[in-house]
RNA sequence: CAGGGAAGAGACUCCUCGUUCUCUUGUGAGGAGCGCCGAAGGUGCAAGCCUGGAACCAGCGAGGCCAGGCGAAUCUCUCAGGCAAAAGGACCCUG
Repeated sequence: CAGGGAAGAGACUCCUCGUUCUCUUGUGAGGAGCGCCGAAGGUGCAAGCCUGGAACCAGCGAGGCCAGGCGAAUCUCUCAGGCAAAAGGACCCUG
């Protein structure tokens, strides 16, 4: 890259604009509200590692202490995204 598989959660309420039909419903886009989901992306960190400092010491080093940095996930947060189908989809399988 190509093919296949792939979960969760309101087709919720209101408003605006459009559209079909013809008389108040259906439907598309956008916005707001409350509820909810974690598997695009992103945030956070454990062990461990690194750097510096103080103390200790006759002096020095290791360890310990203090401060900072690096640091994974399907964990965490829910910023983003998502909550009929379609699309998307971490990840898995095959070539």